A computed fold for a 75-nucleotide RNA from Candidatus Entotheonellaceae bacterium PAL068K, annotated as transfer RNA.

[in-house]
RNA sequence: AGCCCACGUAGCUCAGGCGGUGGAGCACUUCCUUGGUAAGGAAGAGGUCAUCGGUUCAAGUCCGAUCGUGGGCUU
Numbered sequence: 001a002g003c004c005c006a007c008g009u010a011g012c013u014c015a016g017g018c019g020g021u022g023g024a025g026c027a028c029u030u031c032c033u034u035g036g037u038a039a040g041g042a043a044g045a046g047g048u049c050a051u052c053g054g055u056u057c058a059a060g061u062c063c064g065a066u067c068g069u070g071g072g073c074u075u
Base pairs, nucleotide, nucleotide: 001074002073003072004071005070006069007068008067011026012025013024014023020057028044029043030042031041032040050066051065052064053063054062
């Protein structure tokens, strides 16, 4: 350098059934509890589902291209 495979979803680690309202844990914010912390409890915020296009009434999910990461093969 070329080819093949897997992956890309919240700040982090990851789910997401046969296409039908995007989630959990940790972290963050507010409140409750306490003399005050920690722990615990309640509520909340946080998303261009890597990018672009296609199929579809409807796409995180299916298809194509591109980018990135990891692995493998060849010279």
The sequence is in RNAcentral, with records from ENA.